[in-house]
RNA sequence: AUUGUACAAAGCCACUCCAGCCUAAAGGCUGGUUCGGAAAGCCACGGGUCUUAGUUUCCAAAUUGUAAAGACAGCCGGGUUGCCUAU
Numbered sequence: 001a002u003u004g005u006a007c008a009a010a011g012c013c014a015c016u017c018c019a020g021c022c023u024a025a026a027g028g029c030u031g032g033u034u035c036g037g038a039a040a041g042c043c044a045c046g047g048g049u050c051u052u053a054g055u056u057u058c059c060a061a062a063u064u065g066u067a068a069a070g071a072c073a074g075c076c077g078g079g080u081u082g083c084c085u086a087u
Base pairs, nucleotide, nucleotide: 012037013036017032018031019030020029021028022027035074041080042079043078045077046076047075048072049071050070051069052068056065
C1' cells in the first nucleotide's frame, strides 16, 4: 500500500411510525422513534421498480394511449471515498 475481516473498542447511519414543511405525485427535508446495516457514505452509468401536473392522441364528457419529465443509492450491479484490528 492492497485485499479480506474474527473477537473487541471507539463510533456512524436510521426501516417504520408520528409532527411540521416542500411537491401534481412518486418522493424529499427537519425533529422524535430505532427495524436493521460493514459502507444502509457519495454518484442516476446499466438493469429494475414507482409517479403523472403539463405536451400530444382518442373522446360529448369521463377516460385511454404515446412521447417525455421526475423519483428510488435501505432493489441489484457498477464507479468512487472512508474507521478499528487478531490474521
Model confidence (mean pLDDT): 80 of 100. Predicted 3D model of an 87-nucleotide RNA (c-di-GMP-I riboswitch aptamer) from a bacterium. It was read from a public genome assembly, where an Rfam model found it.